A computed fold for a 71-nucleotide RNA from uncultured Pseudoflavonifractor sp., annotated as transfer RNA. Taxonomically the source falls in Pseudoflavonifractor (Bacteria, Bacillati, Bacillota, Clostridia). It was read from a public genome assembly.
RNA sequence: GGCAACGUAGCCAAGUGGUAAGGCAGAGGUCUGCAAAAUCUCCACCCCCAGUUCGAGUCUGGGCGUUGCCU
Numbered sequence: 001g002g003c004a005a006c007g008u009a010g011c012c013a014a015g016u017g018g019u020a021a022g023g024c025a026g027a028g029g030u031c032u033g034c035a036a037a038a039u040c041u042c043c044a045c046c047c048c049c050a051g052u053u054c055g056a057g058u059c060u061g062g063g064c065g066u067u068g069c070c071u
Base pairs, nucleotide, nucleotide: 001070002069003068004067005066006065007064010024011023012022018054026042027041028040029039030038047063048062049061050060051059
């Protein structure tokens, strides 16, 4: 220098155009004499900017970052 994949919560990770699952961690409640365990609730508008669309995490373009391959 060229090509490709990926970027979603503190961490892991699903989500094939119709309003973002799950697990771990964390906070609060119930339970308990106190705790642990159990159980219930809460916690992300999705890397950034623009475009397409009635509607974008998803599609398109440009950036940024990470990883891999080629040279």